[in-house]
RNA sequence: AAAGCAGGAGGAACAGUCGCGCUUUAGACUACAAGUUCAAAAGUGAGGAAAGUCCGAGCUCCACAGAAUCUGGACGCCCGGUAAUUCCGGGUCGGAGUGAUCCGAAGGAUAGUGCCGCAGAAACCAGACCGCCUGUUGUUAAUUCGAUAGGUAAGGGUGAAAACGAGGUGUAAGAGACCACGGCCGGUUCUGGAAACAGAGCCGGUGGGUAAACCCCGUUCGGAGCAAGGUCAAAUAAGGGAAAAGGCGUUGAUUCGCGCCAAUUGAUUCCCGGGUAGACCGCAUAAGCAGUCGGGCAACUGCCUGCUUAGAUAAAUGACUGUAACUCCGCUUGCCGGAGAUAACAGAACUCGGCUUACUCUCCUGCUUUCACA
RNA sequence: CGGGGCGUAGCGCAGCCUGGUAGCGCACUUGCUUGGGGUGCAAGUGGUCGGCCGUUCAAAUCGGCUCGCCCCGACCA
Numbered sequence: 001a002a003a004g005c006a007g008g009a010g011g012a013a014c015a016g017u018c019g020c021g022c023u024u025u026a027g028a029c030u031a032c033a034a035g036u037u038c039a040a041a042a043g044u045g046a047g048g049a050a051a052g053u054c055c056g057a058g059c060u061c062c063a064c065a066g067a068a069u070c071u072g073g074a075c076g077c078c079c080g081g082u083a084a085u086u087c088c089g090g091g092u093c094g095g096a097g098u099g100a101u102c103c104g105a106a107g108g109a110u111a112g113u114g115c116c117g118c119a120g121a122a123a124c125c126a127g128a129c130c131g132c133c134u135g136u137u138g139u140u141a142a143u144u145c146g147a148u149a150g151g152u153a154a155g156g157g158u159g160a161a162a163a164c165g166a167g168g169u170g171u172a173a174g175a176g177a178c179c180a181c182g183g184c185c186g187g188u189u190c191u192g193g194a195a196a197c198a199g200a201g202c203c204g205g206u207g208g209g210u211a212a213a214c215c216c217c218g219u220u221c222g223g224a225g226c227a228a229g230g231u232c233a234a235a236u237a238a239g240g241g242a243a244a245a246g247g248c249g250u251u252g253a254u255u256c257g258c259g260c261c262a263a264u265u266g267a268u269u270c271c272c273g274g275g276u277a278g279a280c281c282g283c284a285u286a287a288g289c290a291g292u293c294g295g296g297c298a299a300c301u302g303c304c305u306g307c308u309u310a311g312a313u314a315a316a317u318g319a320c321u322g323u324a325a326c327u328c329c330g331c332u333u334g335c336c337g338g339a340g341a342u343a344a345c346a347g348a349a350c351u352c353g354g355c356u357u358a359c360u361c362u363c364c365u366g367c368u369u370u371c372a373c374a
Numbered sequence: 375c376g377g378g379g380c381g382u383a384g385c386g387c388a389g390c391c392u393g394g395u396a397g398c399g400c401a402c403u404u405g406c407u408u409g410g411g412g413u414g415c416a417a418g419u420g421g422u423c424g425g426c427c428g429u430u431c432a433a434a435u436c437g438g439c440u441c442g443c444c445c446c447g448a449c450c451a
Base pairs, nucleotide, nucleotide: 001370002369003368004367005366006365007364008363009362010361013323014322015321016320017319018318020045021044022043023042024041025040027038028037029035047345051356052355054354055353056352057351058350059225060224061223062222072221073220074219075218076217077091078090079089080088081087092106093104094103095102096101107216108215112214113213114210115209116208129156130155131152132151133150134149135148136147137146138145164182165181167179168178169177183206184205185204186203187202188201189200190199191198192197229281230280231279232278239272240271241270242269243268246261247260248259249258250257288307289306290305291304293302294301295300326340327339328338329337330336331334375447376446377445378444379443380442381441384400385399386398387397394431402418403417404416405415406414424440425439426438427437428436
């Protein structure tokens, strides 16, 4: 220098004007209280993912003596972190890459069952298509070419996969049939390690794959969710209680008249009542944030100090202007001139911890490989 | 907030559970039939199985993540 790997930070400055939500203060309206009212001042007002709602919790209600079993779900190397997790950190093992580094739902196929299409002779208690070898027999100049009965898994070919590899002994040809070496599996002993595991020795054995197929083993799991749940509490209709002989309409109003309802099977009036409409609480001091120092490889954590940071309910957080800084260009290299753009993804709705997904621009750190120069 | 389903050819669907060849109807194209059209007959074209990653020898199918669409439940009485 090029190519690449891993990770981090910021999510964009300041001021002014107008507008919107919330809080507080002091008012207007009203006799007071109260307020879906009006207007003012001050303060404050989205995110790294507020998202998806995929996990884990707090909190609330319901169920529940304790224990066990069945069914079903989730999880599955070791240690640690945490309120907890399927999350995070470190390590082990396996795989990919020259490497930095990345990926892994990583118990069991020696409990059992199932499956392994096509191709291929044979695909799971293996297997004889070609080839090789032997016997019998026909034939030939010829162990030449056939037929037939057998042997054979070393070679060919098929496949993702063909009974461990390759060397020797052996044999008619062959074969873990046997031998030495190696691989793999199981058991056991020792060494290292906290453990997973690694290394070494000995003994036994020697065909697979698939459990993100059924399943077996181990661990673990009660349900619902802030529309949880609680407080206050209209109007209307039913219901209960008390009073009750009249009540309502027709009229501008009164009387009369007329009409309807009712007179104990009760018109009408009053009271009670539930938990709806609506209001309030839950609901903003929390597993909180920031910083110094300390512990730990790290995740994380301890002490101390400081800070308080949206709270709507059809849902506010927006628009405009200016100035600096930023980026780019220019050369006169200067507190110079000009231009550009302030974006993307997205928007709280009980609250946290994680995961996943979306995204513009800029900056920074560590490391690897290759090339060049010294 | 909670739960369920769907995505496969231009359209409507099957196949997925139990992995191996993607199929049916309509539509479309060509030919025959007809004086011409329709109908009928015969042949044919057309699919990243929504996307990405994984498991496996092998994925539309199994698992995870994700995108889009649709439906249902929920307060009180």

Predicted 3D model of RNase P RNA and transfer RNA as a complex of 451 nucleotides. Rfam match: Bacterial RNase P class A. Rfam's curators write: Ribonuclease P (RNase P) is a ubiquitous endoribonuclease, found in archaea, bacteria and eukarya as well as chloroplasts and mitochondria. The coordinates come from a structure-prediction model, not an experiment, and the mean pLDDT is 76.